[in-house]
RNA sequence: GAUAGAGGCUGCGGCUGACAAGAGUAUGCGGAAGGCCCUUAAAGGGGCGCCGCGGAAAGGGGAUGCCGCCGAAGGGCUUCACAGGCAAUAGAGCCUGUGCGGUGCCUGGGACGCAGGGAAAUACUCUGCGGACUGUCGCGCUUUAAGCGCGGAGAGCUGUC
Repeated sequence: GAUAGAGGCUGCGGCUGACAAGAGUAUGCGGAAGGCCCUUAAAGGGGCGCCGCGGAAAGGGGAUGCCGCCGAAGGGCUUCACAGGCAAUAGAGCCUGUGCGGUGCCUGGGACGCAGGGAAAUACUCUGCGGACUGUCGCGCUUUAAGCGCGGAGAGCUGUC
């Protein structure tokens, strides 16, 4: 340098999607009423609130099945493009979101607890902190089968060439 593997029976991500929630919410129709608001010179009209009928959807989640994998992947920062908002009448700046990229900047891994962000949310997810668990390598101890203690990080570890 090439190649092939391991961590986990809750490994990581993508697609699908029964189903739950969103929600008896929004829109719509009708009624009563005259409480509040807006409009009119006034009458009147409109909106909110009350009752009844009827009644969604999106984003997010997700059993099952399939696919790709082991920096799998997630996050931070960032070029570009698009959409929306703020600013502005001339500004070309700022913020949010989405998409394709870039970046060895952070994280070995999953779960749990606490705090905060996103979300309709006791779902889920992201970030930080915490103690344990787990895999791996290094150093040391020991009763040397193995176990224990300390430390490190995936740019790692193991096998083969």

This is a predicted structure of a 161-nucleotide RNA (Lysine riboswitch aptamer) from a sheep gut metagenome. The coordinates come from a structure-prediction model, not an experiment, and the mean pLDDT is 81. Its Rfam family is "Lysine riboswitch aptamer". From the family's description: Riboswitches are metabolite binding domains within certain messenger RNAs that serve as precision sensors for their corresponding targets.